[in-house]
RNA sequence: UUCUGAAAAAGGCUAACUCACUCGAAAGUCGAGGGCGCAAAAUCACCGAGUCUACCGGACAUCCGUCCCAUGAUUGCGGGGUUGCCAGG
Numbered sequence: 001u002u003c004u005g006a007a008a009a010a011g012g013c014u015a016a017c018u019c020a021c022u023c024g025a026a027a028g029u030c031g032a033g034g035g036c037g038c039a040a041a042a043u044c045a046c047c048g049a050g051u052c053u054a055c056c057g058g059a060c061a062u063c064c065g066u067c068c069c070a071u072g073a074u075u076g077c078g079g080g081g082u083u084g085c086c087a088g089g
Base pairs, nucleotide, nucleotide: 002089003088004087005086012038013037017033018032019031023028036076042082043081044080046079047078048077049075050074051073052072057068058067059066060065
């Protein structure tokens, strides 16, 4: 440097859920607890895919409203970039 792996050691993140209530039109998000799990379940201003919401916008409508729409959000989905502990080849 590269490949493989997660048995051991040291660590890391954190599902469901609970409490609190920060931001947000909403979906969601911030904080604490929790730990199903994860060898990148670290990170990215990259590319795609899925899911959720619909402020704004558009159409319909007598009214109430209905439908469409992502530039919003989320992913423990895939690809790519960068970084990274241990063991072995």
Molecule: c-di-GMP-I riboswitch aptamer
Organism: Sulfuricella sp.